[in-house]
The RNA shown here (transfer RNA) has 74 nucleotides and comes from a marine sediment metagenome. The RNAcentral record of the sequence draws on MGnify. It matches the Rfam family "tRNA". Rfam links the family to the GO term triplet codon-amino acid adaptor activity.
């Protein structure tokens, strides 16, 4: 050089197939409860969906091209 897989909250991932509210565990903050913590309950903030561009009335998701990061062949 050529093929392929991921890349979304601090972390571990779902959503992609079939375009339409960007979410779930944990773990953060507060509050409840405890002599005090821990466990439990309640509430609350998570974010440029790697970047840039196209297509659409609408893009995490369709299509280029870059960027990383594993795999595989040479």
């Nucleotide at each position: 050089g050529g093929g392929g897989a991921c890349g979304u909250a601090g972390c571990u991932c779902a959503g992609u197939u079939u375009g339409g509210g960007a979410g779930a565990g944990c773990g953060c903050a507060c509050g409840a409860c405890u002599g005090a913590a821990g466990a439990u309950c309640g509430u609350g903030a998570u974010g440029u969906c790697g970047a840039g561009g196209g297509u659409u009335c609408a893009a995490a998701u369709c299509c280029c091209u870059c960027c990383g990061u594993c795999c595989c062949c040479a």